[in-house]
Context: one part of a larger RNA
RNA sequence: CCUGCAGUUAGACGAAAAGACCCCAGAAGCUUUACUGUAGCUUCGUAUUGGGAGUACGAUUAUCAUGCGUAGCAUAGAUGGGAGAGGUUGAAGUAUCGGUUUCGGUCGAUAUGGACUCGUCAGUGAAAUACCAUUCUUGAUCGUUGUACUUUCUAACCUCGUGACAAUACACGGGAGACAGUGCGUGGCAGGCAGUUUGAGUGGGGCGCUCUCCUCCUAAAAAGUAGCGGAGGAGCCUAUAAAGGUUCGCUAGGCGCGUAUGGAAAACGUGCCGGUCGUGUAAUGGCACAAGCGAGCUUAACUGUGAGACAUAAGCGUCGAACAGACACGAAAGUGGAGCAUAAUGAACCGAUAGUCCGCAUUAGAUGCGGCUAGAGAUUAUCUGACAAAAGUUACUCUGGGGAUAACAGGCUAGUUCCGCCCAAGCGUCCAUAGCGACGGCGGAGUUCGGCACCUCGAUGUCGGCUCACCACAUCCCGGAGCUGGAGAAGGUUCCAAGGGUUUGGCUGUUCGCCAAUUAAAGUGGUACGCGAGCUGGGUUCAAACCGUCGUGAGACAGGUUGGUCUCCUAUCUACUGCAGG
Numbered sequence: 001c002c003u004g005c006a007g008u009u010a011g012a013c014g015a016a017a018a019g020a021c022c023c024c025a026g027a028a029g030c031u032u033u034a035c036u037g038u039a040g041c042u043u044c045g046u047a048u049u050g051g052g053a054g055u056a057c058g059a060u061u062a063u064c065a066u067g068c069g070u071a072g073c074a075u076a077g078a079u080g081g082g083a084g085a086g087g088u089u090g091a092a093g094u095a096u097c098g099g100u101u102u103c104g105g106u107c108g109a110u111a112u113g114g115a116c117u118c119g120u121c122a123g124u125g126a127a128a129u130a131c132c133a134u135u136c137u138u139g140a141u142c143g144u145u146g147u148a149c150u151u152u153c154u155a156a157c158c159u160c161g162u163g164a165c166a167a168u169a170c171a172c173g174g175g176a177g178a179c180a181g182u183g184c185g186u187g188g189c190a191g192g193c194a195g196u197u198u199g200a201g202u203g204g205g206g207c208g209c210u211c212u213c214c215u216c217c218u219a220a221a222a223a224g225u226a227g228c229g230g231a232g233g234a235g236c237c238u239a240u241a242a243a244g245g246u247u248c249g250c251u252a253g254g255c256g257c258g259u260a261u262g263g264a265a266a267a268c269g270u271g272c273c274g275g276u277c278g279u280g281u282a283a284u285g286g287c288a289c290a291a292g293c294g295a296g297c298u299u300a301a302c303u304g305u306g307a308g309a310c311a312u313a314a315g316c317g318u319c320g321a322a323c324a325g326a327c328a329c330g331a332a333a334g335u336g337g338a339g340c341a342u343a344a345u346g347a348a349c350c351g352a353u354a355g356u357c358c359g360c361a362u363u364a365g366a367u368g369c370g371g372c373u374a375g376a377g378a379u380u381a382u383c384u385g386a387c388a389a390a391a392g393u394u395a396c397u398c399u400g401g402g403g404a405u406a407a408c409a410g411g412c413u414a415g416u417u418c419c420g421c422c423c424a425a426g427c428g429u430c431c432a433u434a435g436c437g438a439c440g441g442c443g444g445a446g447u448u449c450g451g452c453a454c455c456u457c458g459a460u461g462u463c464g465g466c467u468c469a470c471c472a473c474a475u476c477c478c479g480g481a482g483c484u485g486g487a488g489a490a491g492g493u494u495c496c497a498a499g500g501g502u503u504u505g506g507c508u509g510u511u512c513g514c515c516a517a518u519u520a521a522a523g524u525g526g527u528a529c530g531c532g533a534g535c536u537g538g539g540u541u542c543a544a545a546c547c548g549u550c551g552u553g554a555g556a557c558a559g560g561u562u563g564g565u566c567u568c569c570u571a572u573c574u575a576c577u578g579c580a581g582g
Base pairs, nucleotide, nucleotide: 001582002581003580004579005578006577007576008575010574011573012572015567022402023401024400025399026398027397028394029393030392031391034196035195036194037193038192040189041188042187044185045184046183047182048181050153051152052151053150054149055148056147057146058145059144060143062141063140064139065138067136068104077135078134079133080132081131084118085117086116093112094111095110096109097108098107099106100105158175159174160173161172162171163170199211200210201209208228212234213233214232215231216230217229235383236280237339238338244298245297246296247295248294249293250292253273254272255271256270257269258268259267278287279286281344283342284341285340302325303324304323305322308319309318310317314384327336328335329334350377353374354373355372356371358370359369360368361367409456410454411452412451413450415449417445418444419443420442421441422440426436427435463538464536465535466534468530469527470526471525472524473523476501477500478499479496480495481494482493483492484491503517504516505515506514507513544562545561546560547559548557549556550555
C1' cells in the first nucleotide's frame, strides 16, 4: 500500500415525511352589536267565516223640532206661490206636567172651558209659522247601511266520550266556538341556520404610518428618474363698496440725520441703498413698460367654433392665433373667452331636474319610454373609482407554493462588544508614563446585541445536562525574565512560554449566578452558541386543563401552572479503532 473480518457513528448539509413554525394565495371550523338572507316566534289584514244584541263614530230615507243685531205687538233661517187658513173630530183663556231656551219666550201632553184664533192693513232692506212647495244650520225619533269594539247564540272548524274489541269514517251526547288552526299578503325580533366579505405598500409579517393633487431638493447643467429619502402645502377663496375687464395714474421697503406731546416702531422733512417690499393662501420661477398700489366706467368670470402645438401607454390634461355673433372699457390704436403662473379634485353606471325641430308607443287633447344638449347629486380620500350592501378568530386546523420572506445555524458587514496602540491635561507628597489616565485620534479580533436576507422551507432537529473530546493563546496554576512608589516576604505591571493541569457540593430546567468547603489553579474562547443516525428531554414550542389580564365573543398573552409517542437490535461510501492475510 492492497484485500477481508469485527466494531464506533464524525461526515456524506445521511434516510424517512412536496416544513406542522413564518410569509403568500386559497379552503374549512368557530364567533359576533360584520353584510345579506333564512327557519322559527310574533303583529295586522284577508279567505276558510255564520246568526242576534248593545255602545261609539259616520252615510242616508221618512217624520218632527230648531233659527233672538237694531227698528218693530215679537225669538222674522232662505226662495217661490198666495187671499184666505184652522176650529163642536173642541178655538181663546185658566191649571198641572214635560222638552228646549238668549230666561223673554217657544213646542208638546192632560184636565177644565164652550166659540173663536191667525193673516191681508201701520212700522221693516225683506211679510207673515195664515196656508202650500223646495231647501240650509243644529238636534231628536223610527228605519236602512258601513267601520270599530263589547257581548251572546250554534251550525262551520277543533276536541272528548259512547256505539263489545283495533283504525278511519259515520251517528248521538258533552266542551269550546266563529275564536283557535291553516293558506296568502304584511311589519317586527331573529348567528338557531346559511352564503360570503374582512385592501395594498412594507428592508419577513404584525402594530404604527401611507395611498389623490401642488412646490423644492435628492436628479448626475434637455426631458424623465426610485426609496417607510429630506422639507413644506392643497381638498379653497374673491361677485357689484371684486381679489375679474378696461382706461388713466402711482411706487414700495430699509438705514442715517432732523422735527411738540411721540417712544425701538405712528406722521413730517431730507440724504443714501435699490427691488431687499408687495403678490388672497405653500414653495419655486417671475414681476418696475410693472404681474405691485389707487381712481373712473363696467361684466369677455360671454355663445358657436378652432389652424397649430405642448404633454402623453390609454383615458384625462395644457396653451392657442384666427372666424361668426352679441358686448365692456378707451379719443383712438387696441385690450378683454376670469384671477402673475404652477394645487384647490372624481370615469362610467344610476335616479332626479331643465331644454329640445328628434324616435317609438298612445291619446280627442294629454301622457309614457328613449335619444340629444346643459348643469347638479361621490372624504367612489384604498382618490383609473370591484357591489346598492360586509367584521373577527383558529394552538382543532387543512391545501397549494416560497429559502422571491422571518425564527436556528452558516455567510457578508463591524454600528455595538472585546482587545491593543498614538498624543498626554491631570492623579500619583515632589514627579505625565511604578501604577493610572480625561478630551481626542488610529487599528485589530470576529466570542455579544445588531444590520443585510446570500445557500438551505420536495425539512440544515432547538436550550441545558451526560459521554467523548480536538484546537487557539489575548496564560488561571506550575516555568523563565524586565520595571517597580521592589528592604525581605507578599504583591503590581509588562515580556517569553500551550508541556502538563485546571475540584466537590446546596438552590434553579437553567447556561449564568449566589452560597458552602477546598485547591498550585478552579483560564478565556473556537469547534453548526463541538457532540440527539451517541444518551437524556427538565426548559422552550402542538393537541387537554386551571389562574391572572385583555376581548361582547370565538379566542389571545417573550404572563404563570400541571400533563404530554425522541423513528432505524439491521451503516452502502468516506472516516476512525482492533485483528487477519497478501